[in-house]
Molecule: Fluoride riboswitch aptamer (crcB RNA motif)
Organism: Terriglobales bacterium
This record gives sequence, structure tokens and C1' cells, in this order.
RNA sequence: AGUAGCACAGGCGAUGGAGUUCGCCAUAACCGCCGGAUGAUUUUAUAGACCUUCCGGCUGAUAACUCCUACGAAUUU
Repeated sequence: AGUAGCACAGGCGAUGGAGUUCGCCAUAACCGCCGGAUGAUUUUAUAGACCUUCCGGCUGAUAACUCCUACGAAUUU
């Protein structure tokens, strides 16, 4: 590098389902943001920053597009 056989035809992209497309992963991919507290690291020290843990708050049902469902706002019947 080629051929043949076997197995598989998967999983993931912060809230549900389906289709299409894109990306990523099998050593995994993935697991949102803000504030406060806490522990550790850094520093002469403080503050700050990163990380760990806890508490409170906020946006979005898409990775992207479309549809359905759920939720929210406004208007009309």
C1' cells in the first nucleotide's frame, strides 16, 4: 500500500422532539453568565486575577436553519 472477513453504522455541541447542514469526540467530545462568601496559588503586604467549594440572581427550548411542543410579552375575537 492492496485485498478479504468480522463488528459498527455511534456519541456530543448550558432546557424537549423532528428534519437538514456544520463542527467535535471515542485518551472522550459536552456541562452558560453575573454577584457575594470561602479555601488555595501569586505578592514584602494589601488589593486584584485564576482556580476549588457554597449561596443568591439572570438570559436562552437552535451549534445554525426550519417546524412542533412548553413557557413569556402585546393585540384582537